[in-house]
RNA sequence: AGAGUUUGAUCCUGGCUCAGAGCGAACGCUGGCGGCGGGCUUAACACAUGCAAGUCGUACGAGAAUUUCACCUUCGGGUGGAUAGUAAAGUGGCGUACGGGUGAGUAACACGUGAGUCAUCUACCCUUGAGCGGGGGACAACUCCGCGAAAGCGAAGCUAAUACCGCAUAAGACCACAGGAUCUUCGGGUCCAGAGGUCAGAGAUGCCCUCUCCAUGGAAGGUAUCGCUUGAGGAUGAGCUCACGGCCCAUCAGCUUGUUGGUAGGGUAAUGGCCUACCAAGGCUAAGACGGGUAGCUGGUCUGAGAGGACGAUCAGCCACACUGGGACUGAGACACGGCCCAGACUCCUACGGGAGGCAGCAGUGGGGAAUAUUGGACAAUGGGGGCAACCCUGAUCCAGCCACGCCGCGUGAGUGAUGAAGGCUUUCGGGUCGUAAAACUCUGUUGAGCGGGAAGAAUGGCCUAGGUUCAAAUAGAUCCUAGGUUUGACGGUACCGCUUGAGGAAGCACCGGCUAACUCCGUGCCAGCAGCCGCGGUAAUACGGAGGGUGCAAGCGUUGCUCGGAAUUACUGGGCGUAAAGCGCGUGCAGGCGGUUUGUGAAGUCUCGUGUGAAAUCCCUGGGCUCAACCCAGGAACUGCACGGGAAACCAGCAGACUAGAGUGUGAGAGAAGAGGGCGGAAUUCCCAGUGUAGAGGUGAAAUUCGUAGAUAUUGGGAGGAACACCAGGAGCGAAGGCGGCUCUCUAGACCAACACUGACGCUCAGACGCGAAAGCGUGGGUAGCAAACAGGAUUAGAUACCCUGGUAGUCCACGCCGUAAACGAUGGAUACUAGAUAUUGGUGGCUUGACCCCGCCAGUGUCGUCGCUAACGCAUUAAGUAUCCCGCCUGGGGAGUACGGUCGCAAGACUAAAACUCAAAGGAAUUGACGGGGGCCCGCACAAGCGGUGGAGCAUGUGGUUUAAUUCGACGCAACGCGAAAAACCUCACCUGGAUUUGACAUCCCGAGAACCCUUCAGAGAUGAGGGGGUGCCCCUUCGGGGGAACUUGGUGACAGGUGCUGCAUGGCUGUCGUCAGCUCGUGUCGUGAGAUGUUGGGUUAAGUCCCGCAACGAGCGCAACCCCUGUCCUUAGUUGCCAUCAUUGAGUUGGGCACUCUAAGGAGACCGCCGGCGUCAAGCCGGAGGAAGGUGGGGAUGACGUCAAGUCCUCAUGGCCUUUAUGUCCAGGGCAACACACGUGCUACAAUGACGGCUACAAAGGGUUGCCAACCCGCGAGGGGGAGCUAAUCCCAAAAAGGUCGUCUCAGUUCGGAUUGCAGUCUGCAACUCGACUGCAUGAAGCCGGAAUCGCUAGUAAUCGCGGAUCAGAACGCCGCGGUGAAUACGUUCCCGGGCCUUGUACACACCGCCCGUCAAGCCACGAAAGUUAAUUGGACCAGAAGUCUCCGGGUUUCCGGAGCCCAAGGUCUGAUUAGUGAUUGGGGCUAAGUCGUAACAAGGUAACC
Repeated sequence: AGAGUUUGAUCCUGGCUCAGAGCGAACGCUGGCGGCGGGCUUAACACAUGCAAGUCGUACGAGAAUUUCACCUUCGGGUGGAUAGUAAAGUGGCGUACGGGUGAGUAACACGUGAGUCAUCUACCCUUGAGCGGGGGACAACUCCGCGAAAGCGAAGCUAAUACCGCAUAAGACCACAGGAUCUUCGGGUCCAGAGGUCAGAGAUGCCCUCUCCAUGGAAGGUAUCGCUUGAGGAUGAGCUCACGGCCCAUCAGCUUGUUGGUAGGGUAAUGGCCUACCAAGGCUAAGACGGGUAGCUGGUCUGAGAGGACGAUCAGCCACACUGGGACUGAGACACGGCCCAGACUCCUACGGGAGGCAGCAGUGGGGAAUAUUGGACAAUGGGGGCAACCCUGAUCCAGCCACGCCGCGUGAGUGAUGAAGGCUUUCGGGUCGUAAAACUCUGUUGAGCGGGAAGAAUGGCCUAGGUUCAAAUAGAUCCUAGGUUUGACGGUACCGCUUGAGGAAGCACCGGCUAACUCCGUGCCAGCAGCCGCGGUAAUACGGAGGGUGCAAGCGUUGCUCGGAAUUACUGGGCGUAAAGCGCGUGCAGGCGGUUUGUGAAGUCUCGUGUGAAAUCCCUGGGCUCAACCCAGGAACUGCACGGGAAACCAGCAGACUAGAGUGUGAGAGAAGAGGGCGGAAUUCCCAGUGUAGAGGUGAAAUUCGUAGAUAUUGGGAGGAACACCAGGAGCGAAGGCGGCUCUCUAGACCAACACUGACGCUCAGACGCGAAAGCGUGGGUAGCAAACAGGAUUAGAUACCCUGGUAGUCCACGCCGUAAACGAUGGAUACUAGAUAUUGGUGGCUUGACCCCGCCAGUGUCGUCGCUAACGCAUUAAGUAUCCCGCCUGGGGAGUACGGUCGCAAGACUAAAACUCAAAGGAAUUGACGGGGGCCCGCACAAGCGGUGGAGCAUGUGGUUUAAUUCGACGCAACGCGAAAAACCUCACCUGGAUUUGACAUCCCGAGAACCCUUCAGAGAUGAGGGGGUGCCCCUUCGGGGGAACUUGGUGACAGGUGCUGCAUGGCUGUCGUCAGCUCGUGUCGUGAGAUGUUGGGUUAAGUCCCGCAACGAGCGCAACCCCUGUCCUUAGUUGCCAUCAUUGAGUUGGGCACUCUAAGGAGACCGCCGGCGUCAAGCCGGAGGAAGGUGGGGAUGACGUCAAGUCCUCAUGGCCUUUAUGUCCAGGGCAACACACGUGCUACAAUGACGGCUACAAAGGGUUGCCAACCCGCGAGGGGGAGCUAAUCCCAAAAAGGUCGUCUCAGUUCGGAUUGCAGUCUGCAACUCGACUGCAUGAAGCCGGAAUCGCUAGUAAUCGCGGAUCAGAACGCCGCGGUGAAUACGUUCCCGGGCCUUGUACACACCGCCCGUCAAGCCACGAAAGUUAAUUGGACCAGAAGUCUCCGGGUUUCCGGAGCCCAAGGUCUGAUUAGUGAUUGGGGCUAAGUCGUAACAAGGUAACC
């Protein structure tokens, strides 16, 4: 410090999420030790039990029991001493207001900071002054009586005090009075002295006789200490007041009657409406009163760079509270946690009459909760209370126990150790990895265990001894000090130290797709599951689960929750508002904010210096103490603040003065649809009347509804009425905006220009407020020609509550009054200043000029282009979205929602203000590349059109679907599957079915045994196979001649393995189809752009072409195009056999001689390039025409297929990952099936006939094939064919007849002499075998079909059409396929339309890309919310009733306390009536969410009626 996530990609906006730190935590897994801290965040819920505040006998009276000793005894016991002046209780004093707990309440002078108190108090403590005289009467305890279950109470009697009460004294205090001095805000304050009144007290203990008396000694007395009274001062603590500061809601906007002030009085320690009476009518509030919600506040803590934000555990300061509410008493202090009274709720006891209680003290219990500890020890230390003290008390405190709750430290071992062991995992099978890890060897000894030693925390105090000091008469005594001795430790035999033992007892958790460090295997198969966000999982998951490995942290690790950060995502530091969320529709304008030039002044802001304060702790720095650290201690710094004092005077504010540049006023001139009211005008529509006139008119895409023979439409004349004002008219003008348009009159406002004069900052903006405000709508009353929601009808349509048409009412118009909203838009608030220009235009004016012209300027408007600058980009750009200042408004993810509730306004409609629950991981802006459009432009293609012939109808063939079947094997499915894989299913093929066999296998490699191989043959069987018989011994090497070894091959066996047309073409390679032979697809460098990208490749021409030319921030290049290649068309050269034959000879015949000229063959060349001419064209590319030429503008045809698209096709050609199978999904065999057949489709063949069919005769090809082959002549057969055998390894021989054609004849329009299906019989051929299931032949049979609906296909020339020939496959089996030639047309105006494509451009909400996206109702489920007759609860207001305890007042009785009564106030309570909040509610309303429901098609393209408000 950032990162992930919106997109195909980009930039921006913007939210969500993550990485960090922290915690009083909790939960899951795990857990060795120690130190230091921490530990009910929830029910301020209820509490059993124990303890937490007592102490003092040196204030006082009284005073046990028990035990023991002694004595006595009638043996029952008694008395005395000690226990003991003890315990317990009482009077009295001090304490109990501290300490400890909790955070309910409280938004407040409660807290914090700083002041004030001349408006106050302060027990104990310190300093200091004075005093403590003399009296009196009671009440507890106790005794006794009574009541009561108890708690307790009552009566009588006795008694003490440092308890209580007079009196004396009175420094002083207080009260009132008068005097003086001084200060004064004239109210009064302060000081001085005076006289009057009122107000004190208590003793206890120790010691001593100096003075007096008795006289060992004591009393009076003295003295010491403590105590008491009264002053003054201090210290400490507290009360009260003020300024400032710190939460949310304005959907809380007005609140207040003791309220605000005054006077008088009361009350208090003290000011004060604190309280009372009277008087006045004030007081608070937008700088937020009042109300509601929440909350103890602070030092600080966490986070953050800081500014901030959040929090307020532990520690410390303050406050508040003590079961709930109220109240006072006592006291220095309380309205009192372990006090009192009353009321209430709850619990307990009870004899039912009445009583008792308050853990938010420490432990502990129940309950609540995700969750928080022991009914421990000790007063040893620190501190507190009491006491002279000893000492007592102290759940404060110090310690211990429990808990990984946190922080810190330590350990779980160290060194060496490679056959890189075993084992696990993985593997490409070689290995890799866990891994020096282990084992093994050598060590160490923290910690643990055992044994032993063993602190500091302890110093006071008391007592003893010694010495000193002070008081004192004193060598008593006492106070204080010093030294020595003695005594005191809960923790704890703890920390720590030593010895022994022994690697021995001690590692887990999370994660490993990206963010984010860390990867593989297996399992699973959108299942199970994961997930913080994005997202993983549908058979190869680094994302699920397990494992191995790895990464991170470590006695912990993760998860959850919460806070800050990142988040500049509330922006003070530090954001924005044209289009992303965001400028109020516009103006006027109070408060507020801001404000020109200049002089002076004072010093509020500001700056500077100083003083006080800012508690301690914390943070930071330095040093120190625990072995280190955490932790602790000391010192420093800091605490950014507040207050006060001194100073400065630039700026800001104030005050005083001046100025004119801002602003305003006056004068003059012109411009204008600026506003309001009145009058007037013509054109047009409609209606009415009248005339002419006749059958239609009107309307539409086409129609119909409608009008019209009762006379329409059309046309002429006249009239009525309402509304709007053509041309002028221009993004020209005016207005703040909305808005304003015939002419004219009246009234009114504003702006601009010119020149001078005047005022003298009078200005800008503006929350609230007020006014204006299109259209629609509302109210009342008019008006209504045209238009026209609603409505009706006609069409359209699947429907059509629409678009179109015919009608038509509100409304549109006027007057008055409401409404107050619009995409009220420049989606751009107002003002001021500054910052290049160019150009057009409106108004005014200056210069020039004769001039209203033109031209050059100035001011004010309105537009366009554009530099700098700005912007995410688009764009803006002196009319800013630039540079700055001031003021206002507004925004903070999308949806829910501009909705609900509440409030205000409105007659209503509704408007303004304005949430939340819930839900999503986006929503969005601009621009880019594509794709798409029932957008545009240009162009092409048998794309349409123009033609020719077909398909679709029939029969048959073939393929497919479907159906059937034991099986009908599989694949291919729009074009681009369907005579396709298959250039050949009778067996085989074969993958399918049935049955029969087989298991190292039909096939490959390795090992062992045997045998050469091989040939002939028998039986069983459907065959595979099984069981035999016979023949036969080879080749190479060694040899002891017996034999042994080896190679090939056969056979038996073991296991590694073979095998699979089994699955996945969505794991793949290769190959192929398609767009498309369409003209495109890209790159390098440069340039432009933040970027995706653009440019180049666009533009102007041209081309079949991104073909070429020109231009151009591009210049080049690559893959494509073209060319190079093949065939064909012309010529030449070479070469003539098997080819050819002009000439010569010859024959039946190029048969032969001869020849190679020609044809032809097959090798090489030539030729065509817009080369030439003319025209057009940009002096170009090129196009048009012409000449020549066999061929003319790529001559014709072929091969050749760019980047890519379709998860296109193929695992069944082949190859191949993974999975599956292994006596089977392998292999072998027989038979069957792939050939089925109500049906549907595709592709073909043959036809329907006379341009024909049949018969006879007769021509002319090309290209191929042929030795397990083609097969001639000849013979046989009607024929298929058979026989035969010549020739040919092919320019030689054969297949081989070409057919259409020509010619002659028959048929004569018919289901035929057309057509040939189907069927019967008889045959031929191939083959092991033609039943299922071949082709062909002959005879017989003679079906449908008479030119084919909607629709649809091919073809632009040697093409279509038509005719035959050949070949591959193949034993046989083409109507298919691949080739070959013969005959040989018609048409193309043209590019509007259909389809496909290319380029440019435009729109887009599409990017899986229009087969896209997407809206609303309805139906289903779930969720939260609103309304609702009501209902429940809480809080709270008002009125009234009633009124405990208690203070206060008054009265009465008694009089020392006391008793009774009345009154005021008042808690809880009751009744009535409001308000607010929360819960719930039949029903109801919309909303959100939920892979594949229904209906439509609204939006996105001109979205098919432009969209939207």